[in-house]
Formats: sequence, C1' cells, structure tokens
RNA sequence: UCAAGGCCAAUUGGAGAGAGACCGGUAGAGCGGUCCACCGAAGGGGCAAUGCACGGAUAGCCGAUAUCCCGUGCCAAACUCUCAGGUAAAAGGACAAGGGGAGAGGC
Repeated sequence: UCAAGGCCAAUUGGAGAGAGACCGGUAGAGCGGUCCACCGAAGGGGCAAUGCACGGAUAGCCGAUAUCCCGUGCCAAACUCUCAGGUAAAAGGACAAGGGGAGAGGC
C1' cells in the first nucleotide's frame, strides 16, 4: 500500500404485539396519570458444551509429566428474561445490501 474482516456515518429494505379501559387536559388532537392484556429486533440481564486457567487427588524415575478423575473460574446467540423499550400512522428498529469514509488522545 492492497485485500478480507472489524469500525464510522448516510441511503435502501426491515418483523412482532390493544388506534385498550378509566381519569385529567384540549375547540379537537397531541400529552400526563392509574389499571389490565400483549410483543421482542434499540439498550440491558441470564445460561452451555468444548476449550483454557488455577487448585486438589491418583500414578510416576516422586522429576518432567499423565488422567474419559474432582472442584472453581472465564467464554455465546436471532436462545431466554421482559428491567428498559414497544403494541394505527410518524418516529424508532436487531440485521442485511451496495456504495462511501479513516490513526489515537487532549483542548
């Protein structure tokens, strides 16, 4: 430097579930509060085998090591929880596509 992956922003696509009831507010909506019923794809929490690390036990030339042994810890998601968020439209939206961008930190 190039490529891939990762990162950043925009563009396009992008699901699910009550336009719930009551009260307040308003010209009317937006909005706020309480209650019930739901959704999972902002964010967040939880969990595995394998593997790795540590300790122990056993074996050993008592050393190096070995063990389909025991214990502890670490590691995931579109799984799960439903805290948060959401349940007409708008907004948001994990993720994906093509194109674009670029060192990091401080002020």

A computed fold for a 107-nucleotide RNA from Jeongeupia sacculi, annotated as Glycine riboswitch aptamer. The RNAcentral record of the sequence draws on Rfam. The coordinates come from a structure-prediction model, not an experiment, and the mean pLDDT is 76. It matches the Rfam family "Glycine riboswitch aptamer". Its family is annotated with glycine biosynthetic process in the Gene Ontology.